[in-house]
RNA sequence: CCGCGCGGGAGAGACUCCGCCGCGAGCGGAGCACCGAAGGGGCAAAUCCUCCCCGGAACCUCUCAGGUGCCCAGGACCGCGUGG
Numbered sequence: 001c002c003g004c005g006c007g008g009g010a011g012a013g014a015c016u017c018c019g020c021c022g023c024g025a026g027c028g029g030a031g032c033a034c035c036g037a038a039g040g041g042g043c044a045a046a047u048c049c050u051c052c053c054c055g056g057a058a059c060c061u062c063u064c065a066g067g068u069g070c071c072c073a074g075g076a077c078c079g080c081g082u083g084g
Stems, first nucleotide, its partner, number of pairs: 001084008013032001015031006033068003039064001040062003047057003
């Protein structure tokens, strides 16, 4: 540095319409609204790395993807264990 396991882990519509239906806060599709912490794009702004320029980076930004009651799943990051 990489992988695996366990634990913790945020944000945002119980939205509208249509269909299914056991008539529901369920399932599917479409639409609009929204979130950013898988991944991806960008340094245009601001920030950091530098005295400056260039350049780079990100929990910055864009929302392509993903996600938006509970549950399930995902989840950057943190801790512990373990393998290479």
Molecule: Glycine riboswitch aptamer
Organism: Nocardioides sp.